[in-house]
């Protein structure tokens, strides 16, 4: 990585197509539609159908723009409808190795934390120690007091202000030197993350961001229990809120009414704000309460981000383009099953064979079940086979 039983028969279930028979409903009749039964043809669970961890298609808000909040990702490049997936790399950790893992941007924007132990946990510090000077004692040193120097040795800790070695020093220390590390600059390679080399410089400016945060990029919300339609029923229940101004036109004797446009106000539009849109009294909005919780569609026939099975071309690869061929259940409390025979696989026993292996018999076969669809990830899996290192 692949398979995870094959085949035949009998009985049985279910969708579709087509035919036959019967029944009632609608209709003037017929057709058509609906229900029941029968015959024929064809189809009928997965690599994970699981988890619901991501992403989308699709539906609605809704005509859907901008911003904020919130959320996601976090090395580089590529692939993809998209993704936190996949491919190829870079750096780092682990491994003898094939490989494997990733808590992989920023600690000089700011805030915060580093318990206990320890002398000391960030521009720190002397517990034990090491060295020098002075005094006392001793009379070669060992002990005590005071002053000065030190951070190499020991101790504490997850971590102690570069590491190893040599020299040097009173004893030590980058004090000096070599290499490593670090910083600055330059050159070469690479699309890039980065990398190789050189020069100069004794050079310290810990850790934690899977702490808050900053930076970069992405991002409306809710979800098939979405949503659309029909029928029926209830309590066509109860409470509350909401219109003014100006202009034009029409009707009218007039009072006044209607339409259109503009301004302001009120309400609504799946986080909030703005814009925009809709409504403004036979209308709209909010709250409380009640009823239906039925049927049809969505829901699977032709379209598909289908299948890498095969071929051609491009690419390291993921994958992309083209051609051929193939596949595609549709329930509505929920179908796809049971039995028998043979073959095959695994284990055991008995017998035979001895170049290849054969016969008989007993037992056993994993994880597991579509519900709108698809691309990933994660988890489960008896047994068998293949490939690479």
């Nucleotide at each position: 990585c692949c398979c995870g039983g094959g085949u035949g028969a009998a009985c049985g279930c279910u969708g579709g197509c087509c035919c036959c028979a019967g029944g009632g409903c609608u209709u003037g009749u017929a057709c058509a539609g609906c229900c029941u039964g029968g015959a024929g043809c064809g189809g009928g669970a997965g690599g994970a159908a699981a988890g619901u961890c991501c992403g989308a298609g699709c539906u609605c808000c809704a005509c859907a723009g901008g911003g904020c909040a919130g959320g996601g990702u976090g090395c580089u490049g590529g692939u993809u409808a998209a993704c936190a997936a996949c491919c190829a790399g870079u750096c780092g950790g682990c491994g003898c190795g094939a490989g494997u893992c990733g808590c992989a941007g920023g600690a000089c924007a700011g805030u915060g934390c580093c318990a206990c132990a320890g002398a000391a946990a960030a521009c720190a510090a002397a517990c034990c120690g090491c060295c020098c000077c002075g005094g006392g004692g001793a009379a070669g040193u060992g002990c005590c007091c005071g002053g000065g120097g030190u951070a190499a040795g020991g101790g504490u800790g997850a971590a102690a202000c570069g590491g190893u070695g040599c020299g040097g020093u009173a004893a030590g220390a980058g004090c000096g030197c070599a290499c490593c590390g670090c910083g600055u600059c330059c050159a070469g390679g690479g699309u890039g993350a980065c990398u190789u080399g050189g020069a100069c410089g004794g050079c310290a400016c810990g850790g934690c961001a899977a702490a808050c945060c900053c930076c970069a990029c992405c991002u409306g919300g809710a979800g098939c229990a979405a949503g659309a339609g029909c029928c029926a029923a209830u309590a066509g229940g109860g409470a509350g809120g909401c219109g003014c101004c100006c202009g034009u036109c029409c009707c009218g004797c007039g009072a006044g009414g209607g339409a259109c446009g503009g301004g302001c106000c009120g309400g609504g539009g799946u986080g909030c704000c703005c814009g925009c849109c809709c409504c403004g009294a036979u209308g709209c909005c909010u709250c409380c309460g009640g009823g239906u919780c039925g049927c049809u569609c969505g829901c699977u026939g032709a379209g598909g981000a289908g299948g890498u099975u095969c071929c051609c071309g491009g690419g390291u690869a993921a994958c992309c383009g083209g051609g051929a061929c193939c596949c595609u259940a549709g329930a509505g409390g929920a179908a796809u099953g049971u039995u028998c025979g043979c073959c095959g696989c695994g284990c055991g026993g008995c017998a035979g064979a001895g170049g290849c292996u054969u016969g008989c018999u007993g037992c056993g076969g994993a994880c597991a079940g579509a519900a709108c669809u698809c691309g990933g990830c994660u988890u489960a899996c008896a047994g068998g086979g293949c490939c690479a290192c």

The RNA shown here (Bacterial RNase P class A) has 389 nucleotides and comes from a soil metagenome. The sequence is in RNAcentral, with records from MGnify.